[in-house]
c-di-AMP riboswitch aptamer (ydaO/yuaA leader) from a Chloroflexota bacterium, 148 nucleotides, folded computationally. Lineage of the source: Bacteria > Bacillati > Chloroflexota. It was read from a public genome assembly, where an Rfam model found it.
This record gives sequence, structure tokens and C1' cells, in this order.
RNA sequence: AUAACAUAACCGCCGAAUGAAGGAGCGCUGGCGUGAGCCAUAUCUGACAACGGGGGAACCAGGCGUGGGGCGAAUCUGGCAACAGUAGGGCCAAACUUCUUCGGCCCAAGCCCGGCAGCUAACCUCGUAGGCGCGAUGAAGAAGGACA
Repeated sequence: AUAACAUAACCGCCGAAUGAAGGAGCGCUGGCGUGAGCCAUAUCUGACAACGGGGGAACCAGGCGUGGGGCGAAUCUGGCAACAGUAGGGCCAAACUUCUUCGGCCCAAGCCCGGCAGCUAACCUCGUAGGCGCGAUGAAGAAGGACA
């Protein structure tokens, strides 16, 4: 110097999966104190807010059969299969957000309910997980905002 692997913080990505008044409180981390102890960006809790999902009238729609239905971008076609394609979806940050066009790289799964649910005001109810990147890095246009 180059390459590979691993770890950590900042930052970033998929996803609804976030914020937070106040309270408690010292076993861990850090600070203060000679010390007992005190404090917080440490630990626990969390009013309230925000985001997302399901059930649930009238009207409208509509049945049964070969069950039906939900979350999700993840559906459909060909094939014995491997796999190929595809509806659809994501990323391409360092000066933000959204939309559009072209280009590049990816995904196109999995799980759940249990004979039952269309839409659906009032109302009822559930979730706020999990996973990944770190030598990542295309361009053009429009709108709004921010900074100077």
C1' cells in the first nucleotide's frame, strides 16, 4: 500500500414499529464528594401523544359448490424439477422532503385465523417487533422548505 474478516460509535436502510411530562432510584457505566452519600446521557416505569392493523349498521354489493379469510410489495405464468419470467416493491444518504423521467443494483418471501368476518358511522379491539449496511456514493427536471 492492497485485499479479506471481525467488532464498535456516528450516520443510514427495510418496516406501523416512535416520542414523552412525571415518578422511582444506585446492583452496572460515568461525574462530584475525605466519607456517609448525591447526581445523570446509567437502570426501571410511563400519564399523554403519534403511527399502523383487525372486527363492526343502514345504503350498496353479494350467496351456496371445489371451504373461506387476515398481515405483507411478495401476485400470476411456464416447467417433472432445477429454474426462468412477471404484477408489484426497495435502494442508489453526506444540503432536507415529496413527485416525475432515464440508468444501475436488489426483493418478488414467510406467517396467522380455524368453518367465520364484503363495504361499514357509532362503537369494540390489537401492535409499536424484527432484520441489515458502514471504502455505502447515477443523472436530469419540478414543487415546497431550510441555511447564508